[in-house]
Context: one part of a larger RNA
RNA sequence: CCCUCGUUAAGGAAUUCGGCAAAUUGUCCCCGUAACUUCGGGAGAAGGGGAGCCUCCUGGGGUGCGUCUUCGGACAAGCUCCGGGGGGCCGCAGAGAAGAGGCUCUACCGACUGGUUAACAAAACCACAGGUCUCUGCCAACUCGUAAGAGGAGGUAUAGGGGCUGACGCCUGCCCAGUGCCGGAAGGUUAAGGGGAGGGCUGAGGCGCAAGCGUAGGCCUGAACUGAAGCCCCGGUGAACGGCGGCCGUAACUAUAACGGUCCUAAGGUAGCGAAAUUCCUAGUCGGGUGAGUCGACAACAAGCCCGUACCGGCUAAUAACGGUGAAGCCCGACCUCG
Repeated sequence: CCCUCGUUAAGGAAUUCGGCAAAUUGUCCCCGUAACUUCGGGAGAAGGGGAGCCUCCUGGGGUGCGUCUUCGGACAAGCUCCGGGGGGCCGCAGAGAAGAGGCUCUACCGACUGGUUAACAAAACCACAGGUCUCUGCCAACUCGUAAGAGGAGGUAUAGGGGCUGACGCCUGCCCAGUGCCGGAAGGUUAAGGGGAGGGCUGAGGCGCAAGCGUAGGCCUGAACUGAAGCCCCGGUGAACGGCGGCCGUAACUAUAACGGUCCUAAGGUAGCGAAAUUCCUAGUCGGGUGAGUCGACAACAAGCCCGUACCGGCUAAUAACGGUGAAGCCCGACCUCG
């Protein structure tokens, strides 16, 4: 010096991002206990008092020697358990060691118990009961699997799946134009398929002197017409995805604008909250509280140190610097005058 630990004068958070750490508190009994509250709580709120040993008196419970007995029981020593009261004794200290809440006020968030980053985060994150929307009529929806099959469920809409929210209380406004979902089916569009007009190639027989033409047949194409869902279209729907304006003017001081005008929109943000875990400007503005530290000047008070025949006080003389007044001289010199 480092680590771990013990004690500490006076002060008591001045430390620090922050009381981190440490300390305080701590057990039992008694007294006592606020705001608020969903009446359960808050609460061990807070804040106090007591606790050992000896002795005396005394209450109750258990067991029960023994005595009495009318045989039902009564009294009751001893041992033991739980107490109450009086007096006394010792130490710094009596829950004598160890182990064993510090408390209060206010604000934000999450209702709560619970769960979470195995091994730096336990939280305001997740879950939650509750709320709500939506899907699902059973061989359910949905999920796994190519399938068989299985889960859902040996359940049946007070059931099961999915989304959002997250106790409770008070509430949950406006917009369906866009997107999504649901419903509709008249019209438009629209696939394969159906259909087969027409066209092409070939072409037995047939026709032609021939070149060739060309029926049936074969092959290849192929129009009209017909032809679902979807989309277009028509409606609904926000605890679906989402969205929720601008400018100008106006009141008898001023200021402001209940009011008016105008443009745009699907509709123009309601209640409530708000510089907020959200506010850029911002260290916003206002009010209240606290009121430290450093440096300088001045003032008051108090104390300390030093001097005290002097470092105090008075007078006088000389004198430095600076200032005031008067006089003289010198220099400069406005105005005026002369040149």